[in-house]
Context: one part of a larger RNA
């Protein structure tokens, strides 16, 4: 240290957990929402009408009709799906970092300001009828609505012609007058509003260009034809060989081009007195990718992880005609590997999408589960206690030394654990209801209700030393020594080196030393 292995293991808090096969994936979930845009009515509840049954004669039940109401499957439309989440394959590059520039650019939702919304038309789903297919699905005919689509009128952007002023950085920028071309809109709700269109500015987010910086090999020395530049065009939001036609023959390179290898970059992290060296896991920013390769469509924004099309490999279904799929989202499975967790709970909070709101969705997030894998904290008792007990080990052996105040014993405490009782914060705002104020959509007050985690944290009480210590080492480096066994054997070992009959170095024992819920070993960095 994102570690692994061996032995051992009481508790808590905070962080962390596929470094290998960007290998293949069963199953579930991870992006929906809007009925206050629309036509409708499949299902549910209510109302109305009709018929029938029971029959207590006005109630219950059944059936049919009716979108009338609450709502709402599917469908049309809007917004979102380009965020959030994952991974590091590719990439040595303006990818990243830093500093600039855009007189060469875009920007949905949001904010401010100005102006406006007149009058028409049309289609396609759903639905109905029908056909094909095993399925996936598809075809034909007919009807219909809208905030769907399309003309017309009007409009300050924009463009062209013309004319005047100001400025700069070469291409130019800016401002005023006249004429011409040319382009808009949508309603819903029902009294509180929410939307629509054009223009100007802001904010936010992006795009592009440039200087400088960060890697190994010269046993890689020449490289390059859209190549380098120009003129003209196309294309783009925009500049540009970005693309194209023509013209010129340039351009890069020992200040290391080109090639090959390796690699996501940074903030940071480790180490070090520093200078340096090494790393880029978790968290944050940027980039790239989404089975492999390619392509565009839609859109403010994608060349789009859970969208489309084509090709390929693989897997699955098939009635053999044809179809379906993409976990580098969260769990989980197999495989690989020394090695890395639950197919858990909740939207309570924070944040996101939609909605006027209630609300719905959210494997983002917040929590819980597993793992000594890390850091930190706590505990495994405290005080007294010498017959220096028994026992072990050692010795110069009637004895002495040591384990050792250690134990027994006495008194005390009760953290953690066990049991019993109480019991949070995280919740405030939005919202609903009522009142008030300003005065027309806001603000204030009161009230109401909302907790996954959780009966958790925490607090109080009870009993009881009770339930809680190991690991490595002891020749020198290096803190810590004796006995027995073995006899160059068995073995040890990081280096020097130990072992061939008294081994402080092997194995065991007693003792000691070090660290301690850990201790050693291995790998790797300084």
């Nucleotide at each position: 240290u994102g570690a692994a292995c061996g032995c051992u293991a009481g508790c808590g808090g905070c962080a962390g957990g596929c470094u290998u096969a960007a290998c293949a994936c069963a199953u579930g979930c991870a992006a929906c929402u809007u009925g206050a845009a629309g036509g409708g009515c499949a299902a549910c509840g209510g109302g109305g009408a009709g018929a029938g049954u029971g029959c207590u004669u006005g109630c219950a039940c059944u059936c049919u009709c009716u979108g009338c109401c609450g709502g709402c499957g599917a469908c049309u439309g809007g917004c979102g799906c380009a965020c959030g989440g994952g991974u590091g394959a590719g990439u040595a590059a303006c990818a990243c970092g830093u500093a600039u520039g855009c007189a060469a650019c875009c920007u949905g939702c949001c904010c401010u300001c100005c102006a406006c919304a007149g009058g028409g038309g049309g289609a396609c789903a759903a639905c109905c009828u029908u056909c094909c297919g095993a399925a996936a699905g598809g075809g034909a005919g007919g009807c219909u609505a809208a905030u769907c689509c399309c003309g017309c009128g009007u409009a300050u952007a924009u463009c062209c012609c013309u004319u005047g002023g100001g400025g700069g950085c070469a291409u130019c920028c800016u401002u005023g007058g006249g004429g011409g071309a040319g382009g808009a809109a949508a309603g819903g709700a029902u009294u509180a509003c929410c939307g629509g269109u054009g223009g100007a500015g802001g904010a936010u987010g992006g795009g592009c260009a440039u200087g400088c910086g960060g890697c190994g090999c010269a046993u890689u020395a020449g490289g390059c034809a859209g190549u380098a530049g120009g003129c003209g065009g196309g294309g783009u939001a925009a500049c540009g060989g970005c693309c194209c036609a023509c013209c010129u023959a340039a351009c890069c390179g020992a200040c290391g081009a080109u090639g090959c290898g390796u690699a996501g970059g940074g903030g940071u992290u480790c180490u070090g007195a520093g200078a340096g060296g090494a790393a880029g896991g978790u968290c944050c920013c940027c980039c790239a990718c989404a089975c492999u390769g390619g392509u565009a469509c839609u859109g403010a924004g994608a060349c789009a992880c859970g969208g489309a099309c084509c090709a390929g490999a693989c897997u699955c279904c098939u009635a053999c005609g044809g179809g379906a799929g993409g976990c580098a989202g969260c769990a989980g499975u197999g495989a690989g590997g020394a090695a890395u967790a639950u197919u858990g709970g909740u939207c309570a909070a924070u944040g996101g999408g939609c909605g006027g709101g209630a609300g719905c969705c959210u494997g983002a997030a917040c929590c819980a589960g597993c793992c000594a894998a890390g850091c930190c904290g706590c505990g495994u008792g405290a005080a007294g206690g010498a017959a220096g007990a028994a026992g072990g080990c050692g010795c110069c052996a009637a004895g002495c030394g040591u384990c050792g105040u250690a134990a027994a014993c006495u008194u005390c405490u009760u953290u953690u654990g066990u049991c019993g009782g109480g019991g949070a914060a995280c919740a405030a705002a939005g919202g609903g209801c009522g009142c008030c104020a300003c005065g027309u959509g806001u603000g204030g007050c009161g009230u109401u209700g909302u907790g996954a985690g959780u009966g958790u944290a925490c607090c109080c009480g009870a009993a009881g030393a009770a339930a809680a210590a190991g690991c490595a080492u002891c020749g020198g480096c290096u803190a810590a020594c004796u006995c027995c066994g073995u006899g160059c054997c068995a073995g040890c070992a990081g280096c020097c080196g130990c072992g061939g009959u008294a081994a402080u170095a092997c194995g065991g024992a007693g003792g000691a030393u070090g660290c301690g819920a850990g201790c050693g070993u291995u790998a790797u960095c300084c």
Molecule: small-subunit ribosomal RNA, 5' domain
Organism: uncultured bacterium